[in-house]
This record gives sequence, structure tokens and C1' cells, in this order.
RNA sequence: CGGGGCUUCUGGAGAGCGGUGGAUGCUCGCCAUCCACCCACCGAAGGGGAGCGGCGCCUCUCGAGGGCGCCUCAUCUCUCAGGUCACAGGGACAGAAGGGCGG
Repeated sequence: CGGGGCUUCUGGAGAGCGGUGGAUGCUCGCCAUCCACCCACCGAAGGGGAGCGGCGCCUCUCGAGGGCGCCUCAUCUCUCAGGUCACAGGGACAGAAGGGCGG
């Protein structure tokens, strides 16, 4: 000086004040918390998917076109997982500091 798979700090969106049942708590209200199921939603833990494009082979008038196979970041897409009052937690990504690595 560069990098970043590590550590710490900071910032960090979206979507339900849903229904039913059970358990617990107490200030005994259908109040709070948790769990299960149902319906409706979100995409930025993780995970899946093709596409733009590239390569090879075949067909062929050896040209176009067509067919097949392979590769193919993602904040795109799916919504398995996860999440959906606030707080808390999680959070892709970003910034700072440090460690490690390389020159």
C1' cells in the first nucleotide's frame, strides 16, 4: 500500500393491532406472554432458480436459422427456511478501528 473469509463499534428496510385453540401469569380482562394450526403478507440470515451472455456439438445451400449439452454475479426471481404493533432479537449491505494474509 492492497485485500478481507476474522473481531469490535455504528447505521440498517419490508410485511397482521388477523382468526381459532391450548398452557402459564396476574391487576381475573377475552389482559399479557408462549406454543400449535388456519388465512393473509414481506425479502436484506441462509437456501433454490433461470435469464443477459459465452463455449462446444449436430443439422444445413456449410450461410442464416434451428436443435442439444455445459457454464452463467446479483439488491433479479421463488418464498423452502426465516420474518410480519412497539421494544428486544435477527438483518443483506455500508462506514470506522483492529487482527491476519499478500506485495